[in-house]
Molecule: Guanidine-I riboswitch aptamer
Organism: Cohnella endophytica
RNA sequence: GAAUUGGCUGCCUAGGGUUCCACGUCGCGCCGCAAGCGCGUCGGUUCGGUCCGAGAGGGAGCGCGUUUUCGCGAAUUGCGGAGACGAACACGGCGGGAUAAAAACCCGGGAGUA
Numbered sequence: 001g002a003a004u005u006g007g008c009u010g011c012c013u014a015g016g017g018u019u020c021c022a023c024g025u026c027g028c029g030c031c032g033c034a035a036g037c038g039c040g041u042c043g044g045u046u047c048g049g050u051c052c053g054a055g056a057g058g059g060a061g062c063g064c065g066u067u068u069u070c071g072c073g074a075a076u077u078g079c080g081g082a083g084a085c086g087a088a089c090a091c092g093g094c095g096g097g098a099u100a101a102a103a104a105c106c107c108g109g110g111a112g113u114a
Stems, first nucleotide, its partner, number of pairs: 007062003011058002015052002020049002022046001023043002026040005064086009089109001091112001095107003
């Protein structure tokens, strides 16, 4: 100076918005008043339920690597079962995209920086 690797899928969380539910506003109706209910409307600057959700958050399973052991086999570096260990590090836009919408989702372990 240059290049490359860092697996997959559910569950959950930080976080996120507003389709649906709930909650609240306003209007109309039931109905002359109140309460209540129904329909429509607006509100996420409504704690919430549904929903989305992490490479750099958690945990699980599978897969991967090393190794031990058991079985099969004439035998090996073969096939199958079980166990142990390992998987480090990771600052990060602007902009764009999906969905109802947004995001720490996706582009993206990208650009850039160290």